[in-house]
The prediction has a mean pLDDT of 84. SAM riboswitch aptamer (S box leader) from a soil metagenome, 111 nucleotides, folded computationally. RNAcentral holds the sequence, with entries from MGnify.
RNA sequence: CAUCUAGAGCGGUGGAGGGAACUGGCCCUGAGAAACCGCGGCAACCGGCGGCGAGACUAGCUUUUCGCCGUGAGGUGCCAAGUCCAGCAGGACCCCAGGUCCUGGGAGAUG
Numbered sequence: 001c002a003u004c005u006a007g008a009g010c011g012g013u014g015g016a017g018g019g020a021a022c023u024g025g026c027c028c029u030g031a032g033a034a035a036c037c038g039c040g041g042c043a044a045c046c047g048g049c050g051g052c053g054a055g056a057c058u059a060g061c062u063u064u065u066c067g068c069c070g071u072g073a074g075g076u077g078c079c080a081a082g083u084c085c086a087g088c089a090g091g092a093c094c095c096c097a098g099g100u101c102c103u104g105g106g107a108g109a110u111g
Base pairs, nucleotide, nucleotide: 001111002110003109004108009039010038011037012036013035017028018027019026022087023086024085025084040079041078042077045075046074048071049070050069051068052067053066054065055064056063083107088104089103090102091101092100093099094098
C1' cells in the first nucleotide's frame, strides 16, 4: 500500500480444548478440540504462460513498461459461522432500562 459479507475437507496420529489477545456475548467440540502428518480442494497476492490495448524507444523488426482478460505447472495463503459479533466515535429508527441498523475508527489476518 491492497484486500478482508464470496470460495474450498476428508483420512491418520492425538486426547481436551478451540473460535488472535482482554471483557461481554454467541458458537464449535469425546458423534473427538488444539497441534502434527498425508491426500484433496479454494482463491488469484507473487511468479509463469497465452491474448488484447496503451505508452516509451527505434528508420523498421525487436525490446521494454503499464493496464485488462484468460489459465492454474511453481511460491505464499486459506478451506464453521462477516475478521463469529460487540467494545471507540458519529448518525437513523424503535415498544427508548434498553434495542436494531448504517458509516467511520481501532485492533487483527493475508499478500